[in-house]
RNA sequence: AAAUCGAAAAGGCAAACCUUCCGAAAGGUAGGGGCGCAAAGCCACAGGCCUAAGGCUGAGCUAAGGCAGCUGGGUUGCCGAA
Numbered sequence: 001a002a003a004u005c006g007a008a009a010a011g012g013c014a015a016a017c018c019u020u021c022c023g024a025a026a027g028g029u030a031g032g033g034g035c036g037c038a039a040a041g042c043c044a045c046a047g048g049c050c051u052a053a054g055g056c057u058g059a060g061c062u063a064a065g066g067c068a069g070c071u072g073g074g075u076u077g078c079c080g081a082a
């Protein structure tokens, strides 16, 4: 120095909920808030889940819409005890 790993320290992010705007909805932006998180930084590649405008339709089905705080994967990064 690097890998694995995650004690400490410096910090970081921000769930539910409320307000605001966008959206058919799921959901997302901004502000407050703080459940939690060692990648809860980024990426929709694979699986999974959510919604159904439009389309097909008797019920219902359907993603090119969405979820990175569902799992896997890729990639970048702070610190340095055992």
Stems, first nucleotide, its partner, number of pairs: 005080002012037002017032003021028002035069001041075003045072003048067003054062003